[in-house]
The RNA shown here (SAM riboswitch aptamer (S box leader)) has 107 nucleotides.
């Protein structure tokens, strides 16, 4: 890098270095010198894998030591399609997807 499965309206930030960008992509909108990205430290959230404990046929539960992940905004919103609606178009609402992210497994 590729494939499969699961999840994504909940939750959780301070400091130091740094010094202009960031939110995947496009459009929109937003964040940002009252300090962006990135790096480091500390703290926290969560519970995918996993240790321990409970249960034990199984399902499942508690916990959070370890491996990841995450800590502005619904995955920030929308994207191709369908439903609803309508004379028609659009807006609003909804479904199931695509894409993206993360985990686990395989390659």
């Nucleotide at each position: 890098g590729a494939u499969u499965u699961a999840u994504a309206a909940a939750g959780a930030a301070g400091c130091g270095c740094g010094g202009a960008g960031a939110g995947a992509c496009a459009g929109g909108c937003u964040c940002u010198g009252u300090g962006a990205a990135g790096c480091g430290c500390u703290a926290g959230c969560a519970a995918c894998c996993u240790a321990a404990c409970g249960g034990c046929u199984c399902a499942u539960g508690u916990c959070a030591a370890g491996g990841u992940g995450c800590u502005a905004a619904a995955u920030c919103c929308u994207g191709a399609u369908c439903c609803c609606g309508a004379u028609a178009u659009a807006a609003a609402g909804g479904g199931a997807g695509a894409a993206u992210a993360u985990a686990a497994a395989u390659u």

It was read from a public genome assembly, where an Rfam model found it. The model forms 94% of the base pairs in the Rfam consensus. Model confidence (mean pLDDT): 79 of 100.